[in-house]
RNA sequence: GAUGAACGCUGGCGGCGUGGAUAAGGCAUGCAAGUCGAGGGACCCGCCUUCGGGUGGGGACCGGCAAACGGGUUAGUAACACGUAGAUACAUACCAUUCACACAGGUAUAACUCAUCGAAAGAUGAGCUAAUUCCUGAUAGUCCCUCCUUCGGGCGGGUAAAGGUUUCGAGCAAUCGAUUCCGGUGGAUGAGUGGUCUGCGGCUUAUCAGCUUGUUGGUGAGGUAAUGGCUCACCAAGGCAAUGACGGGUAGGGGAUAUGAGAGUGUGUUCCCCAACAAGGGCACUGCGACACGGGCCCUACUCCUACGGGAGGCAGCAGUCGAGAAUAAUUCGCAAUGGGCGAAAGCCUGACGAUGCGACGCCGCGUGCUCGAAGAAUCCCUUCGGGGUGUAAAGAGCUUUUCUGGAGGAAGAAUUUGCCUUUGGCAGAUGACGGUACUCUAGGAAUAAGGAGAUGCUAAUCACGUGCCAGCAGCAGCGGUAAUACGUGAUCUCCAAGCGUUAUCCGGAUUUAUUGGGCGUAAAGCGUUCGUAGGCGGUUAGAUAAGUCUCUGGUUAAAGCCCCAUGGCUUAACUAUGGGAAUGCCAGAGAUACUAUCUGACUAGAGGGCGUUAGAGGCUGAUGGAACGGUCGGUGUAGGGGUGAAAUCCGUUGAUAUCGACCGGAACACUAAAAGCGAAGGCAUUCAGCUGGAGCGACCCUGACGCUGAGGAACGAAAGCGUGGGUAGCGAACGAGAUUAGAUACCUCGGUAGUCCACGCUGUAAACGAUGGACACUAGCUAUUUGAAGUGUCGACCCUUCAAGUGGCGAAGCUAACGCGUUAAGUGUCCCGCCUGGGAAGUACGGUCGCAAGACUAAAACUCAAAGGAAUAGACGGGGCUUCACACAAGCGGUGGACCAUGUGGCUUAAUUCGACAAUAAGCGAAGAACCUUACCAGGGCUUGACACCUAGUCGAAAGUCCGCUGAAAGGUGGACCUCCCACAAGGCGGCUAGGCAGGUGCUGCAUGGUUGUCGUCAGUUCGUACUUUGAAGCGUACGCUUAAGUGCGGUAACGAACGCAACCCUCGCCCUAUGUUUUAAUUUGUCAUAGGGAACUGCCCGAGAUAAUCGGGAGGAAGGUGAGGAUGACGCCAAAUCAGCAUGGCCCUUUGACGCCCUGGGCUGCACACGUGGUACAAUGGGACCGACAAUGGGCGAAACCGCAAGGUAGAGGUAAUCCCAUCAAACGGUCUCUCAGUUCGGAUUGAGGUCUGAAACUCGACCUCAUGAAGCCGGAAUCGCUAGUAAUCGCCAAUCAGCCAUGUGGCGAUGAAUAUGUUUCUGAAGCUUGUACUCACCGCCCGUCACAUUAAGGGAGCCGGCAGUAGCCGAAGU
Repeated sequence: GAUGAACGCUGGCGGCGUGGAUAAGGCAUGCAAGUCGAGGGACCCGCCUUCGGGUGGGGACCGGCAAACGGGUUAGUAACACGUAGAUACAUACCAUUCACACAGGUAUAACUCAUCGAAAGAUGAGCUAAUUCCUGAUAGUCCCUCCUUCGGGCGGGUAAAGGUUUCGAGCAAUCGAUUCCGGUGGAUGAGUGGUCUGCGGCUUAUCAGCUUGUUGGUGAGGUAAUGGCUCACCAAGGCAAUGACGGGUAGGGGAUAUGAGAGUGUGUUCCCCAACAAGGGCACUGCGACACGGGCCCUACUCCUACGGGAGGCAGCAGUCGAGAAUAAUUCGCAAUGGGCGAAAGCCUGACGAUGCGACGCCGCGUGCUCGAAGAAUCCCUUCGGGGUGUAAAGAGCUUUUCUGGAGGAAGAAUUUGCCUUUGGCAGAUGACGGUACUCUAGGAAUAAGGAGAUGCUAAUCACGUGCCAGCAGCAGCGGUAAUACGUGAUCUCCAAGCGUUAUCCGGAUUUAUUGGGCGUAAAGCGUUCGUAGGCGGUUAGAUAAGUCUCUGGUUAAAGCCCCAUGGCUUAACUAUGGGAAUGCCAGAGAUACUAUCUGACUAGAGGGCGUUAGAGGCUGAUGGAACGGUCGGUGUAGGGGUGAAAUCCGUUGAUAUCGACCGGAACACUAAAAGCGAAGGCAUUCAGCUGGAGCGACCCUGACGCUGAGGAACGAAAGCGUGGGUAGCGAACGAGAUUAGAUACCUCGGUAGUCCACGCUGUAAACGAUGGACACUAGCUAUUUGAAGUGUCGACCCUUCAAGUGGCGAAGCUAACGCGUUAAGUGUCCCGCCUGGGAAGUACGGUCGCAAGACUAAAACUCAAAGGAAUAGACGGGGCUUCACACAAGCGGUGGACCAUGUGGCUUAAUUCGACAAUAAGCGAAGAACCUUACCAGGGCUUGACACCUAGUCGAAAGUCCGCUGAAAGGUGGACCUCCCACAAGGCGGCUAGGCAGGUGCUGCAUGGUUGUCGUCAGUUCGUACUUUGAAGCGUACGCUUAAGUGCGGUAACGAACGCAACCCUCGCCCUAUGUUUUAAUUUGUCAUAGGGAACUGCCCGAGAUAAUCGGGAGGAAGGUGAGGAUGACGCCAAAUCAGCAUGGCCCUUUGACGCCCUGGGCUGCACACGUGGUACAAUGGGACCGACAAUGGGCGAAACCGCAAGGUAGAGGUAAUCCCAUCAAACGGUCUCUCAGUUCGGAUUGAGGUCUGAAACUCGACCUCAUGAAGCCGGAAUCGCUAGUAAUCGCCAAUCAGCCAUGUGGCGAUGAAUAUGUUUCUGAAGCUUGUACUCACCGCCCGUCACAUUAAGGGAGCCGGCAGUAGCCGAAGU
């Protein structure tokens, strides 16, 4: 884009078209084929009558013509059915032209009458009668037959007919004669129609490969209108088929039609042509024509009537009905027109046809108003709250009247035909279904008339709310899990519009079956290889022919239709009319001869042969050799051997393994050996001989296109496997055993059968691979190697150069999606073959062929998915590689994990045990202080503009403040007293109350966010601009070499620069100087110290290494040496990492009433079978206890002396706003002396009891400390695991923050004492760079395979069962011929 459509929502009008696609299923009812009295006889009815008759009408009957057309349908049919182009052995009623004839006779029969049978349908018998019915004879120019023929024809025999009407005349009439018209018979011709035959054309299937006996042909006969096996007899054995016979499936064919640029592909509705059919099957009759839709006979099925004896019927005619279906209309009007039948005509008949009706089913046209009307009403929607949209839209004003309603008028379509007349004609009359329709005029009044689908992308058009992976959407991708432009609703917008969408089907897009116009190395696709049949294609040259090809002409290709031109009719258009053109195919004729073809002749460049020569694991057969291995025998010899990651099974004292000698056996051939060679491929290797195939090279000779490819076909064809018979050393499926393992039907080990080997036969497949079919030609090279020849050279050989043929590597152009290929093409061309057309199902099922079997070859579908796949890119990953680093390991020291306690977490419990944090990166974390408070949790009691902020209005008052009652656990409620501001007043400030805006929320979402933080990681990385490379993703820069702690630097380089990181700049410590200051001291000093300013270190110097560089190793000097030590500083990013409870914040939620807000009391956060993390103290003698003695620093604001108390502490208050005083004797480990003597202890201190101190309203839940008493576990800690490289670990104490006090053993600082070890990078972990593989990309915590279980679907199989089709043989057999 289209449709004979259907469905959903909606629906104003008209014109023109179109409408049973399914059940060729069944049909009620009506109608669809009759007509002629001018062929005939009789009868009935009407009118007229001069009763003789005349005239008109009617239904039967005989007869004629028609009924074979028109109308319907598409079942069958793959066919001369159709289309197209031809042919002829034929027929032809009606029609036209023409010739001739029409004579003489006769017999029946229906109607009718009578009779009979039957329920009916109908039938039978007897009798009468006519004709344009029938029969006989005559005639014969026609035709047929026989005979003759000089082929002109002739003799003989046979073969036709029908009358009617009009007018005139004669006649009484019957009737006769003439005449008009219509007929009749026989020929001839024509027109049109039909029969038959032939070439060519158009579906599918080879999982249909052979078919055929009247079959193919002949002779003769029959039959037909006519040819013909059409039929029959006889004879022959043919005929068709890979160019697809035969069979199966499907199907009416064409003109045309839809689509498409075309080529094509699909379709065959309406209209036209042809065919076929008429309930299913068969048959003939009549006739010009039928094997006959509304004729006949028979069989069958079905329906109906019946008196049960018997009968009737055929809508695939028009309407209509039932059924089935998603689905398809009126039981209408009329013969007025057109056409048909009959008739002389009038006329009759006509569901053909002309009309109307129904259906938006389609095409076309019209309308549902037009103009003005606000910086823009209201509603509604959105909002950043400012506004925006709906929107000139509405309202309102003016205008118009297509349409609508009413009224008035009103066609064309009519030609014919009848009558009369003055007859090449004239006059008059009659005929319209549609229809009072189309159309015209007029009145009225915007009056009667808009929806559907869509809005994530493709694809034009977006917001809000609701919902919360639900409900739902969806053509594909996909959307929906609490901010959905994708669901639903609303608003707005977009597209079409009386329609709009959906579904189904077809074409296009789809170059996605590729002729135009594709491919096959890796995406699907080259047969495993060769030979070769048919076929296709084919070198140079001359002639002939003219089949293909080309040109011209003629015929045809029906009409309609499509296209073009011109003109016309409906108001326009759709629709339709007329004329012309064009188009394609087929046939015939004339011509052209370049190419192809055919025939004839020639040639040698293709191909082949001859001659010479060369290389080779080419093939077959027979011999042959040594090493190794196994075995047997013998010798030596003794206890193990063998095997593995480690073992065991196994062998061995009956003597193994090892070793020596001899013999036997089978299989395979080390080195040479190579990217080498040969072969069609598979494949081929000790050596020698025989037989044999192919190839290369060289120079000449010969044949003369003999060539290339190759469907079917044939042959060969690794390994495994099969059959028969041999053989068997080693190896070794199956099998046995031992191990490994969760298991181990495996990998490893010990054994071991088939097999591996030989002969003969079968199988016929492989990643049979170069994943690359064969042949020929052309298109840069370089290089290696094999074979041959020639040249130069040489004594000769090697070497070198050239040519040819092979085998490899790298590469120009070109090709390719890229990878890559590249004279050995995957380049450029020609020819031939094979193969492909999304993935899976499946190379499977079924069928067939082959095979002994295994199986091979050929080869689907249902169903299912929206992908499967290729090449390359960036990452990530690897039980991949290389390089490097880190307390990562190793080397060390000390811990954790076991005990008790502290603390945090999980879990459990609870009214509540508030919340957050969960590997590393949560767990002495937020919390640098939970008894109340904190506090967010729970119970109970209360408050409601609120504990807190701002504003407005009203009111009261000064307020604020202080004090006292009552009630209560308190909060709160309630009452009272004191006090009384500034200003002259008002206003205002201030407070209480009331009302309204609002407050408040540690309620939710860290997956809506800001900010902040952890981690990789103080690791060395992460990027950008321009240029360059690539189709592109992307790469390069930033690879590489050396070097560094470092992407640090140097060199180098299609890159050159730059940014964030590194480093440096900053702070602290270490040395020196200067200045100042406190302190020390009796003292200026001096020293230490403090403060703040400077110096000092830069590979600067020397030696060596290194590319002379960067840099590295060593040394000197120096307080310090190669970053001097430490800190601060944390790139791009990752983990939807953490935090809405620190703060801020979007959205959501709760809040005039039982609040998720606020206040209060009490409780809880401390709860305890248990598990984990982080710590403290220990388990003791390197120790505990007692006494004596010595040495710090950082800090804070504190509290000294003295006295009391065993002590915690108290009294006291000096000093101190701090380098001054105090904490603070400034400390402990440490040193010295004494004691303890290895024990659950003089270790250890948990737990518990008693008595106290302090803080604080308050120590019960639930504080710390002191004294006395008590004295638990624990004797160094399983698997596992942590920290640390120097003033570090370890050990020791001191201070501080928070803080009333403190559960601090925590955390942050300070000093004191003060080690051990590092060979190194194999391994574990983590990280960095380069590289490699990948089917991963929420990225290995990935992806993914198979079984099983359950449910479901489709196909195949399945003991069988049922139906259909076809065939062979036979039996019964209607009508009919």
Molecule: small-subunit ribosomal RNA
Organism: uncultured bacterium